Predicted 3D model of a 71-nucleotide RNA (transfer RNA) from uncultured Desulfovibrio sp. Its Rfam family is "tRNA". The family's RNA type in Rfam is transfer RNA. The coordinates come from a structure-prediction model, not an experiment, and the mean pLDDT is 82.
[in-house]
RNA sequence: GGCGACAUGGCCAAGUGGUAAGGCAAAGGUCUGCAAAACCUUGAUCACCGGUUCAAAUCCGGUUGUCGCCU
Numbered sequence: 001g002g003c004g005a006c007a008u009g010g011c012c013a014a015g016u017g018g019u020a021a022g023g024c025a026a027a028g029g030u031c032u033g034c035a036a037a038a039c040c041u042u043g044a045u046c047a048c049c050g051g052u053u054c055a056a057a058u059c060c061g062g063u064u065g066u067c068g069c070c071u
Base pairs, nucleotide, nucleotide: 001070002069003068004067005066006065007064010024011023012022018054026042027041028040029039030038047063048062049061050060051059
């Protein structure tokens, strides 16, 4: 220098155009004499900027970052 993949909550991770699953952690609550366990509740501008569309995490272009391959 060329090509490709990936970026979703504190962490892991699903979701291929129509209300963003789940697990762990955290906070609050119920329970308990106190704790643990169990149960309930809470939280996402989907890396950033634009475009397409009635509607975008999803499709298109660009930017940034990480990783891989080729040279």
It was read from a public genome assembly. Taxonomically the source falls in Desulfovibrio (Bacteria, Pseudomonadati, Desulfovibrionales, Desulfovibrionaceae).